[in-house]
Molecule: small-subunit ribosomal RNA
Organism: metagenome
RNA sequence: AGAGUUUGAUCCUGGCUCAGAUUGAACGCUGGCGGCGUGGAUUAGGCAUGCAAGUCGAACGGGAUCGUUCUGAUUCAAUUCUUCGGAAAAGAAACAGGACGUGAGAGUGGCGAACGGGUGAGUAAUGCUUGAGCAAUCUGCCCUUAAGUCCGGGACAGCCCGCGGAAACGCGGAUUAAUACCGGAUGUGUUCGGAUGCCGCAUGGCAUCCUGUGUAAAGGUGGGGAUCUUCGGACCUGCCGCUUAAGGAUGAGCUCAAGUCCUAUCAGCUUGUUGGUGAGGUAAUGGCUCACCAAGGCAUUGACGGGUAGCCGGCCUGAGAGGGUGACCGGCCACACUGGGACUGAGACACUGCCCAGACUCCUACGGGAGGCUGCAGUCGAGAAUCAUUCGCAAUGCACGAAAGUGUGACGAUGCGACGCCGCGUGGAGGACGAAGGCCUUAGGGUUGUAAACUCCUGUCAGCAGGGAGCAAGAGUCAAGCGGUUAACACCCGCAGGGCUUGAUAGUACCUGCAGAGGAAGUCACGGCUAACUCUGUGCCAGCAGCCGCGGUAAUACAGAGGUGGCAAGCGUUAAUCGGAUUUACUGGGCGUAAAGGGUCCGCAGGCGGUCGGGUGUGUCAAAUGUGAAAUCUCACGGCUUAACCGUGAAACGGCAUUCGAAACUACCCGACUGGAGUACUGGAGGGGAGAAGGGAACACUUGGUGUAGCGGUGAAAUGCGUAGAUAUCAAGUGGAACACCGGUGGCGAAGGCGCUUCUCUGGACAGAUACUGACGCUCAUGGACGAAAGCUAGGGUAGCGAAAGGGAUUAGAUACCCCUGUAGUCCUAGCCGUAAACGGUGCACACUUGUCGUGGGAGGUUUAACCCCCUUCCGUGACGGAGCUAACGCGUUAAGUGUGCCGCCUGGGGAGUACGGCCGCAAGGCUAAAACUCAAAGGAAUUGACGGGGGCCCGCACGAGCGGUGGAGCAUGUGGCUUAAUUCGAUGCAACGCGAAGAACCUUACCUGGACUUGACAUGGAAACCCUUCGGGGGCGGGUGUGAAAGCACCCUUGUUCACACAGGUGCUGCAUGGCUGUCGUCAGCUCGUGCCGUGAGGUGUUGGGUUAAGUCCCGCAACGAGCGCAACCCCUAUGUUUAGUUGUCAUCAGGUUAUGCUGGACCCUCUAAACAGACUGCCCGUGACAAGCGGGAGGAAGGUGGGGAUGACGUCAAGUCAGUAUGGUCCUUAUGUCCAGGGCUGCACACGUGCUACAAUGGGCGGUACAACGGGAAGCAAUACCGUGAGGUGGAGCCAAUCCUUAAAACCGUCCUCAGUUCGGAUUGGAGUCUGCAACUCGACUCCAUGAAGUUGGAAUCGCUAGUAAAGGUGUAUCAGCAACGACGCCUUGAAUACGUUCCCGGGCCUUGUACACACCGCCCGUCACAUCAUGGAAGCUGGCUGCACCCGAAGUCGUUGAUCCAACCCGUCAAGGGGGGAAGACGCCGAAGGUGUGGUGAGUAACUGGGAUGAAGUCGUAACAAGGUA
Repeated sequence: AGAGUUUGAUCCUGGCUCAGAUUGAACGCUGGCGGCGUGGAUUAGGCAUGCAAGUCGAACGGGAUCGUUCUGAUUCAAUUCUUCGGAAAAGAAACAGGACGUGAGAGUGGCGAACGGGUGAGUAAUGCUUGAGCAAUCUGCCCUUAAGUCCGGGACAGCCCGCGGAAACGCGGAUUAAUACCGGAUGUGUUCGGAUGCCGCAUGGCAUCCUGUGUAAAGGUGGGGAUCUUCGGACCUGCCGCUUAAGGAUGAGCUCAAGUCCUAUCAGCUUGUUGGUGAGGUAAUGGCUCACCAAGGCAUUGACGGGUAGCCGGCCUGAGAGGGUGACCGGCCACACUGGGACUGAGACACUGCCCAGACUCCUACGGGAGGCUGCAGUCGAGAAUCAUUCGCAAUGCACGAAAGUGUGACGAUGCGACGCCGCGUGGAGGACGAAGGCCUUAGGGUUGUAAACUCCUGUCAGCAGGGAGCAAGAGUCAAGCGGUUAACACCCGCAGGGCUUGAUAGUACCUGCAGAGGAAGUCACGGCUAACUCUGUGCCAGCAGCCGCGGUAAUACAGAGGUGGCAAGCGUUAAUCGGAUUUACUGGGCGUAAAGGGUCCGCAGGCGGUCGGGUGUGUCAAAUGUGAAAUCUCACGGCUUAACCGUGAAACGGCAUUCGAAACUACCCGACUGGAGUACUGGAGGGGAGAAGGGAACACUUGGUGUAGCGGUGAAAUGCGUAGAUAUCAAGUGGAACACCGGUGGCGAAGGCGCUUCUCUGGACAGAUACUGACGCUCAUGGACGAAAGCUAGGGUAGCGAAAGGGAUUAGAUACCCCUGUAGUCCUAGCCGUAAACGGUGCACACUUGUCGUGGGAGGUUUAACCCCCUUCCGUGACGGAGCUAACGCGUUAAGUGUGCCGCCUGGGGAGUACGGCCGCAAGGCUAAAACUCAAAGGAAUUGACGGGGGCCCGCACGAGCGGUGGAGCAUGUGGCUUAAUUCGAUGCAACGCGAAGAACCUUACCUGGACUUGACAUGGAAACCCUUCGGGGGCGGGUGUGAAAGCACCCUUGUUCACACAGGUGCUGCAUGGCUGUCGUCAGCUCGUGCCGUGAGGUGUUGGGUUAAGUCCCGCAACGAGCGCAACCCCUAUGUUUAGUUGUCAUCAGGUUAUGCUGGACCCUCUAAACAGACUGCCCGUGACAAGCGGGAGGAAGGUGGGGAUGACGUCAAGUCAGUAUGGUCCUUAUGUCCAGGGCUGCACACGUGCUACAAUGGGCGGUACAACGGGAAGCAAUACCGUGAGGUGGAGCCAAUCCUUAAAACCGUCCUCAGUUCGGAUUGGAGUCUGCAACUCGACUCCAUGAAGUUGGAAUCGCUAGUAAAGGUGUAUCAGCAACGACGCCUUGAAUACGUUCCCGGGCCUUGUACACACCGCCCGUCACAUCAUGGAAGCUGGCUGCACCCGAAGUCGUUGAUCCAACCCGUCAAGGGGGGAAGACGCCGAAGGUGUGGUGAGUAACUGGGAUGAAGUCGUAACAAGGUA
């Protein structure tokens, strides 16, 4: 950085697709290790279980438990004493009590629980971001400062007793402490009030002063010398706490500005709404709330409504600008089952608090209760999908505490998942007979591949063994030291050093050792894009595919394999975002024809705006300050072995705000100017508009006259009109519409549009010369006006024309084109409609930029007979062209050039200018305007072809002019069809059909039936084997019998032919795998190349043009100059002559001879033969033509303009024909699809077609006579004379390997008969008899003779050949071949015409040009209905659930208010009694109020009988609308 894809090719437009990067991913295959990150994106669905917020005994009452000690009594008891009865007794056990220590559970109280953690439902602004403001605020704990901490009082939990309840829990009584609660004192201060001063930014703020007024507290604990003591302590002191006030810090609240998604198919919204006054409420401003007053407020700079969404730092992508996104980490917000509410508190309307309502779950004794994982784990569900019910408070942080410490699913760790990033490994070196195996193969070899084996090494990771960190610093404590505090050497606090104590991860990182290449590679791709190719299988099947597209028998595209390429512990796929895409274009696009200029004008808002001066300082520029959190990104340095990762610092954060400056431009203000714009004056031009009046031609009708049989209409007709008198013609009248000529790329108008003449009213433009105004201008969303034709409403009018309708034609049909009628309409008046290919397919305005030639209007100059020409200039309107632009075509001062301003519009094709909604309309309909779905294109311009029922020129037996045929008959032959066991196969418009086949009775033969064979009928190789041998080689490989239709099989004789395998074989398939050959266009004149030039390119030029030719033949011209393959010529035959040569040919002369004949000797003159030459070249003359090429005529000549004929077939086309001529790839068969044999078939016959023969007769037929050829053929051959036979033929054999012999020419001509008939025409058919070939003529040969004697009397539509030695007619030869189907094919000669005016038409072809939507190329392309299938969608009576507005009902909890007859410890009064007061509470009532209910609307969604169109779909139906003049442009 681009690439693929529209076309036959090209350029452009334009969409689709790919290569890149990325992800909280998922899925498929695979999976060695480690580090660092990361992991419920879906159901804000439901949750079992455990844990996630506690702490303080140095605030308080109390004290279970345990321990120590003392006392008491009881029991046991070592031991001692003993009168032996017993006594004493250390000690032990449990019990009771006292003291001390310990201090569980619960409670009062304090602090915390508002943090931390989760999630993103809601929210489009009550949010967030950035920047400001609060003179309108609060702030627990913390810090600083100042001051204080005095005196009293009464309760309530707990505990105890009793009661209720299943439980949750509750009730009553008695008693009690406090840092709980209450009262009083004091007042540094502070509140309120007053005064003074200062200041500010409007309200206002600050400071100071005042006998003024209101207002506070709580204690706990450590230590202590003197003094006092009721021995408790007082008192002193430290620390912690408490109170008041001020300040700070932190946190919070409120306000403002700017920014913050889509939708106008949401355009109007709003009644506490907007403002004011007053009050209430709050920490505080405020309609925040209330009363009253006013009627405001918001909105196209998008209000209101709907949809979607947490916002940001950032993250991904991108060159950037942008686009997308908001996981993890960080900031803010919101939420905590759903909805509502307040309480407490510094802070909440509170995730693990409270109350109420609702849904759900659980417990229940049915009375009633309990609960809230969007904390960490975990579970179910849904899902493509997301982890452990782990360890630890060691670290960091938080809460509480004086502290030790306790708590902490925050956090630190580990685990699981290739989810991501990063790193490492799966070994290294050597090793060729290039092993084996695999794969391929042209069978040689190649490749896998130094790859392996093998040899020598190494030791990362994993494994085993051993050692073994750092994260740990503190805090505490011990004993001394120093400093502070203090009356104090006490206590306490601080400092420095020393000793001891703390690790979840974890015996981990790391280090060392040991052994052994040992344990560790996959995945995707390989047609192009895109790196990488072969084989096999499959056969439009199975399948692939991101796009283009692969697959129908040779698939580098499917599947497998081998090989190769890419990446690698991953690789692919899917999804998603950006990029590429300049494909929404700010950077950075367009609108004549590709999508796109509004039908036109006016014009508000908006945008933009001439010259000069002054001011301000909006934008702009510069500097400074503040802010722009951290993390991220970038850079530098550093730490983990490296990297990822992390640390430190810098830079950056493009921004916002404030302050001070600058003044060119912009803006604003002021003043001036005239060039933009306008006004006044004069003048001419004009189908500009409106109204009124008038006119002639034409037409139709009416009346009358003349007049008679048709008129009219068409391609041709008919319908129609006409003897009731048309058409035609004359006269008169009536009527409506339109205005010939002039008339013109001429005029006018904004566009639509405007055309007889005159008058009236009226708009605009232009020119000229002055004067005036002084930027008054340009454009224009919304809006307004105008707006062809058709159409609509009402009323007129209606001659002509004429939708609809009727009739006639045409046609397969003809609801059309053509004809005859004809209603709306066309016309007028009034009013709608508002659209057109409303087009210059080109918005408006201004400026600038070479020209030439016309034309309309005006002015000036010059000059006239004339404003006639000419020149200059302004305004219009055209043609052609330069630069420039454009994809090209083209545009080109009237721009599509160069610029500026403003408006409108476009973003692939179809669906669709459609649906729904809205607005307008009487309706028709118009305006606005989607989506689902579907395609990979749709398109523009130009190019080359092809085609045209386009044009021009030209040619051809193409037509015409002629001659003869075919099509009718019979027969022959080929084909189709039918039939068959088989009728083998191929050829199928021209260009298959007397074709392959130049010979089907067997053979051929490929087909069928039957019978046989299996290394084979045929080839090569190998092995064994017989005879002879000079060892080189050579030879032999037979005979017989039986059976059989034969082939074959069996047996015998003989010395003696067999074997198994490679293989043979195939007329089996594919001519669409091929070679070769052939046909055809077409013997048509074309087809190309090199260099140059033109074009962005395909391509063009050359090769076109003017002439000419049979010809791209030649000449001339020309950005072309040359060349090649074709044409022509060179070759062959033929026509004339010469020379040479004369045998087998010929015979004039000479000679001989014969009945006759070149028969003979001879000769070569002639003919002829066959070789070489000559000749013809437009060379000569005349004319013509461009002084050309050439053409016309003529001369000469055997031949004249290519003399006639042949051979010769350019580039290519038809996937033309042939695998059955041969060759050949692939494929199939292999005791058969091969081979052999017999018989049959290819010859089959209701029929159809092609090609021929013979005829239909007198230009003939029969009979008789008689003349003249050429090309050829001949040895398994041609065969003469002769004889036999009516004949086919037979017998026979001279001659001939051929200019020697053989092989009959016929028509013609002469004579005669027939006399127009189914015949003396015609010969089919059939009967009989034969001949010949051949093993063999039954199926199925040819020929002969006799007899028979069919159709047929010149052939419908149609169609073929031929232009001169041709057609036609006549015979004749040959190949194949035993014979023959031959009437065929290929040749030969004989006789021998007619006609061609000409190129309009048919067919084919060539060149040029034109149109094209064709390129498989008109046998093309392509449209619509109908039918079928599938899909999405609109309408629709209704139905379903959701959201929501309004009105009303009910009204929980709760705040607030009112009340409070009931209840009440603290304070006051009261003999300290009763009681009262003050104050409070329960309860009740009221306002508001969630959920719920009722009614009525709106909205979007789903569904629906039926219905509308749309899209798609190898082979459906009907037509043929479009593309060519597409057959009616």